Notes
Transfer RNA from an uncultured Chloroflexota bacterium, 76 nucleotides, folded computationally. It matches the Rfam family "tRNA". The prediction has a mean pLDDT of 81.

[in-house]
RNA sequence: GUGCCUUUAGCUCAAUCGGCAGAGCGCUGGUCUGUGGAACCAGAGGUCACGGGUUCGAACCCCGUAAGGCACCCCA
Numbered sequence: 001g002u003g004c005c006u007u008u009a010g011c012u013c014a015a016u017c018g019g020c021a022g023a024g025c026g027c028u029g030g031u032c033u034g035u036g037g038a039a040c041c042a043g044a045g046g047u048c049a050c051g052g053g054u055u056c057g058a059a060c061c062c063c064g065u066a067a068g069g070c071a072c073c074c075c076a
Stems, first nucleotide, its partner, number of pairs: 001072007010025004019056001027043005049065005
């Protein structure tokens, strides 16, 4: 340099054919308990990497950019 893959909550990951953004863990509060843990109940937490485009409608499709990964090419 070329091609491909990944990017969604604090972490790990889902989201069917384009139609209300979710789960587990963690966190906060409560119940329970002599205290803590466990268990149970409830809650908070999102620029779907960024910028455009298509569409009635985009996490999802198209273009560009950034970061990370893999393979290949060139030189040595």